[in-house]
FMN riboswitch aptamer (RFN element) from a soil metagenome, 114 nucleotides, folded computationally.

């Protein structure tokens, strides 16, 4: 340097209502690489969203949530133990991390081959 394959989880239970996995108790889920020690919330990438440019692939550029106390240690915002916190756009009969849909899409990266 080329190819190849992989490469996201999640509303059970109840309550209000003509009608909710959307709303109220409550459950549950947590992507890739770092990092003295295993991270959703410590750093830092992607994806989603916005703007240009382009006829289109596609190309610049912006935006891009959330933690603390106590333990234990040679190191922990990662462990253990309490307590909190946060989830893009469009759709819906009613407000969405978890339904549907752009996706059988892209992709940070990882394994193998040559």
């Nucleotide at each position: 340097u080329u190819c190849u394959u992989c490469g996201g989880g999640g509303c059970a239970g109840g309550g209000u209502g003509c009608a909710a996995c959307u709303c109220c108790c409550u459950a549950c889920c947590g992507g890739c690489g770092g990092u003295g020690a295993c991270a959703g919330c410590c750093c830092g990438c992607g994806a989603a969203c916005c703007u240009c440019c382009c006829c289109a692939u596609g190309g610049a550029g912006g935006c891009c949530g959330a933690c603390c106390c106590g333990g234990u240690g040679g190191a922990a915002c990662u462990c253990c133990g309490g307590a909190g916190c946060c989830g893009a756009c469009g759709g819906u009969g009613a407000c969405a991390g978890u339904c549907c849909g752009g996706a059988u899409g892209a992709g940070a990266g990882a394994a193998g081959a040559a």
The sequence is in RNAcentral, with records from MGnify. Model confidence (mean pLDDT): 86 of 100.